[in-house]
RNA sequence: AGAGUUUGAUCAUGGCUCAGAACGAACGUUGGCGGCGUGGAUUAGGCAUGCAAGUCGAACGAACCUCCGGGGCAACUCGGAGGUGAGUGGCGAAAGGGGCAGUAAGGCAUGGGUAACGUACCCCCUGGUCUGGGAUAGCCUCGGGAAACUGAGGGUAAUACCAGGUAAUGUGGAGGCGUCGCAUGGCGCUAUCACCAGAGGUCAGCCGCCGGGGGAGGGGCUCAUGUGGUAUUAGCUAGUUGGUGGGGUAACGGCCUACCAAGGCAAAGAUGCCUAGCUGGUGUGAGAGCAUGACCAGCGCCACUGGCACUGAGACACUGGCCAGACUCCUACGGGAGGCUGCAGUCGAGAAUUUUCCGCAAUGGGCGCAAGCCUGACGGAGCGACGCCGCGUGUGCGAUGAAGGCCUUCGGGUUGUAAAGCACUGUCGAGGGGGAGAAAGGGCCGAAAGGGCUUGACCUAUCUCUGGAGGAAGCACGGGCUAAGUUCGUGCCAGCAGCCGCGGUAAGACGAACCGUGCAAACGUUGUUCGGAAUCACUGGGCUUAAAGGGCGCGUAGGCGGCUUGCCAAGUCAGGGGUGAAAUCUUUCGGCUUAACCGGAAAAGUGCCUUUGAUACUGGCAGGCUUGAGGGAGGUAGGGGCAUGUGGAACUGGUGGUGGAGCGGUGAAAUGCGUUGAUAUCACUAGGAACGCCGGUGGCGAAAGCGACGUGCUGGCCCUCUUCUGACGCUGAGGCGCGAAAGCCAGGGUAGCGAACGGGAUUAGAUACCCCGGUAGUCCUGGCCCUAAACGAUGGGUACUAGGUUGUGGACUUAACAUGGGUUCACUGCCGAAGCAAAAGUGUUAAGUACCCCGCCUGGGGAGUAUGGUCGCAAGGCUGAAACUCAAAGGAAUUGACGGGGGCUCACACAAGCGGUGGAGCAUGUGGCUUAAUUCGAGGCUACGCGAAGAACCUUAUCCUGGGCUUGACAUGUGCGAAAGCGCUAGGAAGUAGCCCGCGGAAACGUGGGGCCAACGGUAUCCAGUCCGGAACCUAGUACAGGUGCUGCAUGGCUGUCGUCAGCUCGUGUCGUGAGAUGUUGGGUUAAGUCCCGUAACGAGCGAAACCCUUGUCCGUAGUUGCCAGCGAGUCAUGUCGGGGACUCUACGGAGACUGCCGGUGUUAAACCGGAGGAAGGUGGGGAUGACGUCAAGUCCUCAUGGCCUUUAUGCCCAGGGCUGCACACGUGCUACAAUGGCGUGAACAAAGGGAAGCCAACUCGCGAGAGGGAGCCAAUCCCAAAAAACACGCCCCAGUUCAGAUCGGAGGCUGCAACUCGCCUCCGUGAAGGUGGAAUCGCUAGUAAUCGCAGGUCAGCAAUACUGCGGUGAAUGUGUUCCUGAGCCUUGUACACACCGCCCGUCAAGCCACGAAAGCGGGGGGCGUCCGAAGUCGCCGAGCUAACCCCAAGGGGGCAAGCGCCGACGAUGAACCGGGUAAUUGGGACUAAGUCGUAACAAGGUAACCGUA
Repeated sequence: AGAGUUUGAUCAUGGCUCAGAACGAACGUUGGCGGCGUGGAUUAGGCAUGCAAGUCGAACGAACCUCCGGGGCAACUCGGAGGUGAGUGGCGAAAGGGGCAGUAAGGCAUGGGUAACGUACCCCCUGGUCUGGGAUAGCCUCGGGAAACUGAGGGUAAUACCAGGUAAUGUGGAGGCGUCGCAUGGCGCUAUCACCAGAGGUCAGCCGCCGGGGGAGGGGCUCAUGUGGUAUUAGCUAGUUGGUGGGGUAACGGCCUACCAAGGCAAAGAUGCCUAGCUGGUGUGAGAGCAUGACCAGCGCCACUGGCACUGAGACACUGGCCAGACUCCUACGGGAGGCUGCAGUCGAGAAUUUUCCGCAAUGGGCGCAAGCCUGACGGAGCGACGCCGCGUGUGCGAUGAAGGCCUUCGGGUUGUAAAGCACUGUCGAGGGGGAGAAAGGGCCGAAAGGGCUUGACCUAUCUCUGGAGGAAGCACGGGCUAAGUUCGUGCCAGCAGCCGCGGUAAGACGAACCGUGCAAACGUUGUUCGGAAUCACUGGGCUUAAAGGGCGCGUAGGCGGCUUGCCAAGUCAGGGGUGAAAUCUUUCGGCUUAACCGGAAAAGUGCCUUUGAUACUGGCAGGCUUGAGGGAGGUAGGGGCAUGUGGAACUGGUGGUGGAGCGGUGAAAUGCGUUGAUAUCACUAGGAACGCCGGUGGCGAAAGCGACGUGCUGGCCCUCUUCUGACGCUGAGGCGCGAAAGCCAGGGUAGCGAACGGGAUUAGAUACCCCGGUAGUCCUGGCCCUAAACGAUGGGUACUAGGUUGUGGACUUAACAUGGGUUCACUGCCGAAGCAAAAGUGUUAAGUACCCCGCCUGGGGAGUAUGGUCGCAAGGCUGAAACUCAAAGGAAUUGACGGGGGCUCACACAAGCGGUGGAGCAUGUGGCUUAAUUCGAGGCUACGCGAAGAACCUUAUCCUGGGCUUGACAUGUGCGAAAGCGCUAGGAAGUAGCCCGCGGAAACGUGGGGCCAACGGUAUCCAGUCCGGAACCUAGUACAGGUGCUGCAUGGCUGUCGUCAGCUCGUGUCGUGAGAUGUUGGGUUAAGUCCCGUAACGAGCGAAACCCUUGUCCGUAGUUGCCAGCGAGUCAUGUCGGGGACUCUACGGAGACUGCCGGUGUUAAACCGGAGGAAGGUGGGGAUGACGUCAAGUCCUCAUGGCCUUUAUGCCCAGGGCUGCACACGUGCUACAAUGGCGUGAACAAAGGGAAGCCAACUCGCGAGAGGGAGCCAAUCCCAAAAAACACGCCCCAGUUCAGAUCGGAGGCUGCAACUCGCCUCCGUGAAGGUGGAAUCGCUAGUAAUCGCAGGUCAGCAAUACUGCGGUGAAUGUGUUCCUGAGCCUUGUACACACCGCCCGUCAAGCCACGAAAGCGGGGGGCGUCCGAAGUCGCCGAGCUAACCCCAAGGGGGCAAGCGCCGACGAUGAACCGGGUAAUUGGGACUAAGUCGUAACAAGGUAACCGUA
């Protein structure tokens, strides 16, 4: 510090997501040790049990126990010391500890005030501590009760209680003087009146007690500022605001009360509702901020819920009291008891939070003179990886780079010095032993200094011994972001996923393995906060088109405001003082071995208060000025507004005339009108609405808007003069007014137009577009509505910042007049510098540079919807969400593609022609059907006489049926050999292998026997088939072979198509933020991106062209097998022969054509047109040649090949069948339908090919196919071989024929092992459909179409009418581009980019989700009214009770109970309000697989689209 994600790509906008840090966390996997921290966040839910506040005998009396002493025989008694548990009394219990329910201010923070106030214990100073009295608990006796508890009587003490006296510097009253202040007043001095106190204990040192003054600490009250959300809460308030009297308090005060007045608060947000303890701080962040308030500290509040007071220095009191309520427990049913939000612990709920531990040793607190007692405060330990920090799980050497694992191109690589092994070390843990420190006080002795004796709950730092690498590593991740990849499995399944997205048979994304990366006693996940996010923008954003300027004005509050002088000093600035608690953070120093942690110091705490000073600016007060603003005078322009009157054209209706059949309307029609006379035309008349030309990016108005002419009333702008006022200004939340069209109400009016509606068309439909009618409405008056794409999609004001040019309205100036020139003000347009902008663009009329004020925006959808409020007669307007859902939505520009957009231009694309197809029969291919099988592939053009240039068997295939073989039909396995070739391992192996003959069988194959019968080397004296060895062979085995099995969407190669179309790119430069553009566009021209010119481009490449082949002319060379003019020979005849090279021809090499020449056009160009010459003329004809790319086009069945599958079968072999099957449909062809013909006879002219398992002559036979026969030819020699149409003659005479030949019958021939399924040919006979072919559609522009035959390949033969070639005869039409199809270039629009076979909208149907409405149902909240009225304070009363005083006995005073009254919680009830839950049913919305209907939008989207309204 950024990154991913919208697009084909780009820039910008904008959201979503990630990387970081943090946490009182939780969950998953894993888990060695220690230190320091931390741990009920949820139900302020309920709680068993124990503990958490007592202490003092030096305040008091008594009881009991122990000890000592005296008396007593003893019981017992007296005195003393010590102790125990109660009671009276004192102090404490209001602290400490817990929690965060309530509280938005009675709180908290900061800073003040108290002249309006208290304060126990503590400290200092001062004065005192006198005289008396009456009770009471405990205790004893007698009662009540289950208990809790309680009643009566008797008697007792005090530092308990009471009375009296004394007292002022104390308090109160009314005075005087001084001084000070802040209004009431404060302080000091003084004189007077009244009033108020006391307690003792003791070890005699002291400890206490009372009055007064002061201090410290700690409080009460009060003021200012700050401290959440919501306006879909706008008004709230009766003790309310103030005053007077009274009460109350420590104290001010409506704090309370009576009376009086009518105030008080609020847009700077009162009141209401929701949420919340606040702060120091904490987390994050560069900071500003944002979020938060665990632990620790300060403050507040609470203590089962609500109310209340008592005591006290202090409470309305966590472990005190009373009452009410809920809940729990005990009970003898009559009554009682209780309050863990103290420490532990338990249940419940929950994702989730610990031991019913030890100790008062330390620190602190209470009491006490003290010892000491108490202390779940606290100190410690335990549990939890919950967090932070530290340590360890070994170290060194060690390559046969071991084994194993994984991968592999099979060579190896990697795991990996890792292990093993060798040599060491000893942290931590384990076991044993030792052990500082926290400890100082206090008590004791002592006059003191000092001395000696003690105090550890929990522990351990650290040291040492033992032993031995031994006890100690995991988790997540590996597609990008983001460090780290391979194999296998799976096959849109299982699954992953933070975002983008992976998975449909080769997944680096799923699962596993290996390997790697990161962190490490942890690692991940989830949740939350900040960051990144400048994505709420103070620092630090925006609003023409991305979200965003209010429709426009007037104006209130508010904000801001010209020049100048003086004063003030609020803001502002500077200095000083106080405060800003500690802790935390930062810096530094220090202590634990280090760190975390802890301690010391400093800094900081950006704040508040106060004081001194400054006065430039802002502000306030006072004064001046004229430039802002306004007024005055003079003048111009104008569809500015309102009212009223007038006019002509057109239209429609009416009346009359002329006229006589149609009119009208459309793409074409029809509905409609018309012989009752339309349309047309003329005259007159009536009516309503709108105002042609002028008319113009011309004028006016704030906007909406305003257009004939006249008159009246009226608003504003502008110009000139510079006469007056003297900042009077700008903006403007609320508010008020205006506000197109449509719409609403009432009343008029209605010519034309015209929602709705009716009819006619169109259409699949047509509730539309088109046509004929037509009501509201459009018009007027009055009143509503208040919205528009109300737009310049651009708020208003002021100032400044280059120009050029047009228009409108003024003023000035110049020239002799006019046209004109110049200057200036206001308005209205265009083009443009700088600048700005994402770009498009904008640019003195800013979207530039600045200032001021207002409005508005914060992803898309849901939605301008719901709900609430408010306005409206209604329609509806204004204000205006959420749940849920998506990873985008959107802007500008770029390149393409596309358009029922445009321009230019090509092509047998159309047109003009010629001939076909589509109809018939047949051939052939395909689909379909059938079948045991009808093998497979090809599928618009670009499949369909295609793979297949030959399916009877073979071919031929997982085609079918049946049979058979299993290392195999075929290949390789050491090596041998010159090579061919043989060829792995083990075993067998001489009558063996092989050959022949049988048997079964259809064959393959199986099997048997017989016969014949080997080959090499060695050994043996010789002789080897016999012995040995090897080979062949057989059997068995191992790797493997094999596959026309799958995937052409894993591939190579090859091919088709666009298209022989003219295109496709690159380097450098330039332009643009960029994608990209330029070049390649433009003007001409061409078949062509062909060439020329222009030009921020200059060049280049692949294509085009050329080079190549062929054909057309000529020449040269060469003449055999070709040729034969001339010469010769020969034949019935023939180049047959001798010869010849002239010619044809053959086949090699040349020439020739280049817009070269002439004329014209053109830009002096390129080029085009015409012409000459020429065999050929403008690429002469034809061929080969196919750019970048497109179609996941075709082919795994040519071949090659990854992966998968198969292995007694999907391999191999064999027989038979099938691929030929036939209701049907389509493609491609052949033959025809006839007379330009058919048939017969005669007689001509080619080219290019093929030939040895071949072509086959002559000759003979056969009607013929053919057979016999055999010459020649490995071919310019021989053969196939006859060319056919044409031509000549004859017949046929328009008919289903002398056309046509299908089909069928018969008889033959040929090939072949074999023609049944299923070949071809011949002959005889038979003689079908068919008479020129609907919609539609194909080919062709010249030696072309049409027509005629010939040859070849494949091949035994042939289903060939196919295919590939060859020649013969040989036209017509068009020189056009409107249309159809396709293509190229430029341009335009786009919501398309899988690119129009695109995209996309709405209803309906189905599933699911959240939300709204809803008769109702049930609960909650805070108020209000009424009723009831506990406890209790206060007041009244007090006949009952009564110790202290008076009195001297009658009583009184005083006190208390009881009673009454006000207030008063809970409760009851009533009518409203608010918010949430649920609900039959209902409404729209989001999402979902490939559902239904249409086609609305995007291109002119096929009716331009859109906004408002009905």
The RNA shown here (small-subunit ribosomal RNA) has 1510 nucleotides and comes from an uncultured prokaryote. It matches the Rfam family "Bacterial small subunit ribosomal RNA". RNAcentral holds the sequence, with entries from ENA.